[in-house]
RNA sequence: GGGUGAUUAGCUCAGUUGGUAGAGCGCCUCCUUUACACGGAGGAAGUCGGCAGUUCGAAUCUGUCAUCACCUA
Numbered sequence: 001g002g003g004u005g006a007u008u009a010g011c012u013c014a015g016u017u018g019g020u021a022g023a024g025c026g027c028c029u030c031c032u033u034u035a036c037a038c039g040g041a042g043g044a045a046g047u048c049g050g051c052a053g054u055u056c057g058a059a060u061c062u063g064u065c066a067u068c069a070c071c072u073a
Base pairs, nucleotide, nucleotide: 001072002071003070004069005068006067007066010025011024012023013022019056027043028042029041030040031039049065050064051063052062053061
């Protein structure tokens, strides 16, 4: 240089055919306990890597850039 894949909550990851973004763990509050842990109830946290394009509508399709991994020269 060429090719392939990945990028979504603090972390690990889902998200089917384009139609209001989710789970587990963690975090916060409350209940329970003398206290902690366990358990129970509730809650917060996302410009879906950036910028454009297509579309009535994009995490999803297209282009480009960035980062990471792998293959190849």